[in-house]
RNA sequence: UAUUCAUGUGGAGCGGCGCGAGGGAUCUGGCCUGAUGACCGCCCGGCAACCUGACCAUAAGGUGCCAAAUCCAGCCCCUAACGGGAAACAUGAGGU
Repeated sequence: UAUUCAUGUGGAGCGGCGCGAGGGAUCUGGCCUGAUGACCGCCCGGCAACCUGACCAUAAGGUGCCAAAUCCAGCCCCUAACGGGAAACAUGAGGU
């Protein structure tokens, strides 16, 4: 990193230290969140079960994750409303 497949309405922090203003991927519009310190980094804790794994997998290890459905909508179909799908994105396992 072209690309393939699977999953994405569930689950898990009122923790400690540092930093100090934005953050929720991107654009637009909403909505939410943050000086009662978010985001981010490290530590600790936890969740999950994609991969590895001794006969099996609930141990262990690798990765990931721990506000809100991937926060919601945008494009297509349908509807009175609900709804379904796609795209994009994220993660994992392949592959180049």